[in-house]
Context: one part of a larger RNA
RNA sequence: UUGCAGUUAAAAAGCUCGUAGUUGGAUCUGGGGCUCUUCGCCGUGUCUCGGGUGGCCGGAACGUUUACUUUGAAAAAAUUAGAGUGUUCAAAGCAGGCGCGCUCGCCUGAAUAAUGGUGCAUGGAAUGAUGGAAUAGGACCUCGGUUCUAGUUUGUUGGUUUUCGGAACUCGAGGUAAUGAUUGAGAGGGACGGACGGGGGCAUUCGUAUUACGGCGUUAGAGGUGAAAUUCUUGGAUCGCCGUAAGACGAACUACAGCGAAAGCAUUUGCCAAGAACGUUUUCAUUAAUCAAGAACGAAAGUCAGAGGCUCGAAGACGAUCAGAUACCGUCGUAGUUCUGACCAUAAACGAUGUCGAUUAGCGAUCCGCCGGUGUUGUUUCCAUGACUCGGCGGGCAGCUUCCGGGAAACCAAAAUCUUUGGAUUCCGGGGGAAGUAUGGUUGCAAAUCUGAAACUU
Numbered sequence: 001u002u003g004c005a006g007u008u009a010a011a012a013a014g015c016u017c018g019u020a021g022u023u024g025g026a027u028c029u030g031g032g033g034c035u036c037u038u039c040g041c042c043g044u045g046u047c048u049c050g051g052g053u054g055g056c057c058g059g060a061a062c063g064u065u066u067a068c069u070u071u072g073a074a075a076a077a078a079u080u081a082g083a084g085u086g087u088u089c090a091a092a093g094c095a096g097g098c099g100c101g102c103u104c105g106c107c108u109g110a111a112u113a114a115u116g117g118u119g120c121a122u123g124g125a126a127u128g129a130u131g132g133a134a135u136a137g138g139a140c141c142u143c144g145g146u147u148c149u150a151g152u153u154u155g156u157u158g159g160u161u162u163u164c165g166g167a168a169c170u171c172g173a174g175g176u177a178a179u180g181a182u183u184g185a186g187a188g189g190g191a192c193g194g195a196c197g198g199g200g201g202c203a204u205u206c207g208u209a210u211u212a213c214g215g216c217g218u219u220a221g222a223g224g225u226g227a228a229a230u231u232c233u234u235g236g237a238u239c240g241c242c243g244u245a246a247g248a249c250g251a252a253c254u255a256c257a258g259c260g261a262a263a264g265c266a267u268u269u270g271c272c273a274a275g276a277a278c279g280u281u282u283u284c285a286u287u288a289a290u291c292a293a294g295a296a297c298g299a300a301a302g303u304c305a306g307a308g309g310c311u312c313g314a315a316g317a318c319g320a321u322c323a324g325a326u327a328c329c330g331u332c333g334u335a336g337u338u339c340u341g342a343c344c345a346u347a348a349a350c351g352a353u354g355u356c357g358a359u360u361a362g363c364g365a366u367c368c369g370c371c372g373g374u375g376u377u378g379u380u381u382c383c384a385u386g387a388c389u390c391g392g393c394g395g396g397c398a399g400c401u402u403c404c405g406g407g408a409a410a411c412c413a414a415a416a417u418c419u420u421u422g423g424a425u426u427c428c429g430g431g432g433g434a435a436g437u438a439u440g441g442u443u444g445c446a447a448a449u450c451u452g453a454a455a456c457u458u
Base pairs, nucleotide, nucleotide: 004429006427007410008409012426014297016295017294021290022289023288026182065129066128067127068124069123071121072120080113081112084094085093096107097106098105099104139176140175141174142173143172144171145169146168147167148166149165187287188284189283190282192279193278196275200272201271202270203269206250207249210246211245212244213243214242215241216240217239221232222231258265259264302343303342304341305340306339307338312336316332317331318330319329354425355424356423358417359416361401362400363399366396367395368394369393370392371391372390373389375388376387377386378385405412406411431458432457433456440451441450443448
């Protein structure tokens, strides 16, 4: 490991990419040999010669490589398991048992197993890798060429060259062959097509409200509250109408709707690049999945530098309330809230539920794409076509039902296919506190982030 858990009990990194690592679709041998039996066909003694073939022995050369598994050798005894045996039993021990005429005799044990991994030898060829012929420098055969070379035979010896024999060559010409490329994954990538979407960026445009200011009007109160007060008001508040400016925001439409990796995204229009899904008798052909290290993005708050400051509003001031109120309520109000540039990297960053793949159930809606119809209605002037309607296919966000199954239950078509336990892969938890503290390291301007204990206590 087999063999725990991770929605809510401790626990899935905020999200995506990504190297090492781990894992990885289908496909290439149907069968053959030996021995025996029955039947059929052929041959048949001995010797000699020639040809062919098989077996055995010896030698040489050559052969894809492994994992896995079988068998064997080897692996010191004691120990362990275990066989035999009445140590009186047992723990032990390796003994012991039987016979007569008892000066001796005979019989039998002291087994066996296990001894991981690695290494050696050996049979198997399923399963998992790996290799081969695509610019043929491919296989086999024949012939030739070039280079090197030992010996044998040509009556003997010597020289030289050739032949024969052997070896090598990135050499040449031919021949043989069914000559040599598996398929095209409800895996993946790419191309193409018409759509789609609060996806992203830049610019542009609109809307009311708020506040400030200006003009006009009317007036004594207005604000605010549980009730009040702080506050503003004949120097005309509040209110009404008209106008200007500013900075925010984008109501209703707005949904168990859409898009995006998540954070997130909503006035109009234009531009820019991107994208899932769908369609496809298009293309490549394993290119894939998940991921230490590493990287991009990352609400709000916060930090730095500019711009801008309408509203709201930490801190602060005041009015109330109250036993007190450093709060809840009210009036002001700094930082901030907005934009640009740079940091920070955390949230109940939640579906408190990793990602990829397969299987298991019924229903009606909805969004996107596609397909179909003697359906309805427009554009009427028919073909194209739009809206609707009725079905189907693929892919989404969700929902309902239920003795699928599960679960401690709540509940969950996933949280199922788990003691009938093994699809691949990453992260992470091990009683409560001390404690996400101390210390060290690291990142940061800082705030702080990441990593991260123990004593002690219960």

This is a predicted structure of a 458-nucleotide part of an RNA (small-subunit ribosomal RNA, central domain) from Lamellibrachia columna. The source organism's lineage runs through Eukaryota, Metazoa, Eumetazoa, Bilateria and Lamellibrachia. Model confidence (mean pLDDT): 82 of 100. Rfam family: Eukaryotic small subunit ribosomal RNA. Its Rfam clan is "SSU clan". Its family is annotated with ribosome and structural constituent of ribosome in the Gene Ontology. The full RNA is in RNAcentral, with records from ENA and SILVA.